[in-house]
RNA sequence: GUGGUCUGUCCGGAGAGAGUCCGGCCACCGCCGGAACGCCGAAGGCGCAAGCUCCGCCCGGAAACGCUCAGGCACACGAACGGCAGAUCGC
Repeated sequence: GUGGUCUGUCCGGAGAGAGUCCGGCCACCGCCGGAACGCCGAAGGCGCAAGCUCCGCCCGGAAACGCUCAGGCACACGAACGGCAGAUCGC
């Protein structure tokens, strides 16, 4: 100097009902919980075609692709990923 992994005290970070019904608190505004329906995918989780080999079979086979269990659908929090920084390992 560079690549991988982990961490964070930092920065950026999308999408989808501020809907409906019921109950509670409350003078009101509003807040909390539950339910049904409608949606979103970028915590997590699950799935796999091709390439990968001269051919066939078997096994393996990633993802920001698919599923939508979980999570989420004003703001906030969270958020894959990126930047920055630290630690560690390899060249």